[in-house]
RNA sequence: AAUUCAGGCCAGCUUAUCGCGUCCGGGAGAUCGGGCGAGGAAAGUCCGGGCAGCACAGAGCACCCUACUUCCUAACGGGAAGGCGGACGGCUGGCAACGGCCGUUCGACAGCCAGUGUCACAGAAAAUAUACCGCCGAAAGGUAAGGGUGAAAUGGUGGAGUAAGAGCCCACCGCCCGGCGGGCGACCGACGGGGCAGGAUAAACCUUAGGGGCUGAAAGACCAAAUAUGCGCUGGACGUGCGGCUGCUCGUCGCCAGCGGUCCGAAAGGCCAACACCAGCGCGGGUAGGUCGAACGAGGUGUCGGGUGACCGGCAUCCCAGAUAAAUGAUAAGCAUCCGGCCCGUCCGGAGACAGAACCCGGCUUAUCGGUCUGGGUUGAUU
Numbered sequence: 001a002a003u004u005c006a007g008g009c010c011a012g013c014u015u016a017u018c019g020c021g022u023c024c025g026g027g028a029g030a031u032c033g034g035g036c037g038a039g040g041a042a043a044g045u046c047c048g049g050g051c052a053g054c055a056c057a058g059a060g061c062a063c064c065c066u067a068c069u070u071c072c073u074a075a076c077g078g079g080a081a082g083g084c085g086g087a088c089g090g091c092u093g094g095c096a097a098c099g100g101c102c103g104u105u106c107g108a109c110a111g112c113c114a115g116u117g118u119c120a121c122a123g124a125a126a127a128u129a130u131a132c133c134g135c136c137g138a139a140a141g142g143u144a145a146g147g148g149u150g151a152a153a154u155g156g157u158g159g160a161g162u163a164a165g166a167g168c169c170c171a172c173c174g175c176c177c178g179g180c181g182g183g184c185g186a187c188c189g190a191c192g193g194g195g196c197a198g199g200a201u202a203a204a205c206c207u208u209a210g211g212g213g214c215u216g217a218a219a220g221a222c223c224a225a226a227u228a229u230g231c232g233c234u235g236g237a238c239g240u241g242c243g244g245c246u247g248c249u250c251g252u253c254g255c256c257a258g259c260g261g262u263c264c265g266a267a268a269g270g271c272c273a274a275c276a277c278c279a280g281c282g283c284g285g286g287u288a289g290g291u292c293g294a295a296c297g298a299g300g301u302g303u304c305g306g307g308u309g310a311c312c313g314g315c316a317u318c319c320c321a322g323a324u325a326a327a328u329g330a331u332a333a334g335c336a337u338c339c340g341g342c343c344c345g346u347c348c349g350g351a352g353a354c355a356g357a358a359c360c361c362g363g364c365u366u367a368u369c370g371g372u373c374u375g376g377g378u379u380g381a382u383u
Stems, first nucleotide, its partner, number of pairs: 001379010012335007020037007039354001043365002046363005051216004063212005068082005083109001084107010110207002115205002117201003132147002134143003155173005174196001175194004180189003220292004230283007239275002241255005260272002263270002299318008337351005342345001
């Protein structure tokens, strides 16, 4: 210098003109002046929490979610540090099997030696077992070393041994068991014992451990018009029945708010009350509409301290959109950054993405022109 991997940051600034939303101030008003006005993801709405309403004795079952460990946090399926395993690269030990150290990166990483289930094709055989070729043997039969199938085949390497072979035996590697030591823990280490468990699948049922009430700002709280309606009070005027049964009377049937009176009268009748109707006033519920929720918060910035780190604490300082069919824009000039060009200059031309608040906050995921920083790998050149 090029290229590549991982992680982080920036996402222009100033002025002028026109325009929009909101707040403050002036003005009787028209309107004038001033302040503020999107993001790193405001997005997807995938997790978690705040907040709000409803529900709720306690326990169990069912259902759903989470899943190496410890820590951070309001909480999380997020993050930090670590453990183990895989892949790649470098160095290195051993005859070999197989390891050791360092770096980068990835892992839904509890449990199929609790139980049950499933496993295409190929293959002798896919887990109660079994033998195609081969090897040995005269044969009966032995064998699982070698070949072959498969993603996966009942340990591996080296030897001893044998007719040929085989944990049949030995050493080592691996595995299992035991106590010991280290670590908060996941786990690690050395030692001793056992010839030695036995494929895959738990994003199959399931087991173990932990967690989970439901609904979302269209939550919810408050104020409240016109019209209509319910209740109460006051007043007014009229009525005290209406309809059917052939016209009238009586009678009867049906409907309807009222179906009464310590009142006056000898009686007919009257009066009052009650009810229905109308008007006025008051109260109640709901609708339109409005206000709050809703912008001071697990808040930002700086600095100091603690911690490997996520993060925590102290001090100082700042106030940072608040719309409701929804404002946050456009143009011009100059500057800054970057790219390209040549006639290398006080030059010319060009570029700025993704997107856009809607109760708030912490994460995750996805989109994003260019540029830049930090750490690592590889290659090339020079010293």
Molecule: Bacterial RNase P class A
Organism: Spirosoma lacussanchae